[in-house]
RNA sequence: GGUUGUGUAGUUCAGUGGUAGAACACUUUUCUCAUAAGAAAGUAGUCGGUGGUUCAAAUCCAUCCACAACCA
Numbered sequence: 001g002g003u004u005g006u007g008u009a010g011u012u013c014a015g016u017g018g019u020a021g022a023a024c025a026c027u028u029u030u031c032u033c034a035u036a037a038g039a040a041a042g043u044a045g046u047c048g049g050u051g052g053u054u055c056a057a058a059u060c061c062a063u064c065c066a067c068a069a070c071c072a
Stems, first nucleotide, its partner, number of pairs: 001071007010024004018055001026042005048064005
């Protein structure tokens, strides 16, 4: 330099055009002499940036950025 893939909550990941979710973590409560486990409730996202298509975009298209793999 070229090709391909990935980017969504603190972390790991779902979500193939129509209200953004789960698990773990975190906070509060409960339970216990106490801790852990268990139970209940809660907090947490400009969906990497910009632009385009569409009535409607995390999702489709273009480009940029970051990371990874492969080729040279």
A computed fold for a 72-nucleotide RNA from a bacterium, annotated as transfer RNA. Rfam family: tRNA. Rfam classes the family as a transfer RNA. The RNAcentral record of the sequence draws on ENA.